[in-house]
Parts: sequence; C1' cells; structure tokens
RNA sequence: AAAAGGCAAACCCAUCGAAAGAUGGCGACGCAAAACCAAGGGCCUGAAAUGGCAGCCAGUUGCCGAA
Repeated sequence: AAAAGGCAAACCCAUCGAAAGAUGGCGACGCAAAACCAAGGGCCUGAAAUGGCAGCCAGUUGCCGAA
C1' cells in the first nucleotide's frame, strides 16, 4: 500500500449522580490498537473520597500484511 472488518467524538433526547461523569438511542470528529488496565504517573469533580476520566502518557495483549 491492499483486504476483511472494528471502535465511535461533539450536539441532541431519556435515565442515574451533589458534581465530574456513566448507561441507552441518534450521530460521525476522528482512531492501526480510540482493545484491556484506575493498586504507575497525570487530569476532572468535590467540604471530604471507599467519586470519576483509559479518545493524556506509561504498561499488557491483539487483526491483516507489500514487509
């Protein structure tokens, strides 16, 4: 590069939650790991943590293949 596919941002709707955010539906900004991992770092919410974020970095694993 190609082939088979995969995931699904934001907005909007409903529900849960103090919030961050999560779940489902719609949708598609993008992603070669946008798979897993919250007991590494980091970030967010909060008076507080036995709260949250993996589509921030690190770590673990994996599909195809001109190679």
This is a predicted structure of a 67-nucleotide RNA (c-di-GMP-I riboswitch aptamer) from a soil metagenome.
Model confidence (mean pLDDT): 86 of 100.
It matches the Rfam family "c-di-GMP-I riboswitch aptamer". Its family is annotated with cyclic-di-GMP binding in the Gene Ontology.
Of the family's consensus pairs, 93% are formed in the model.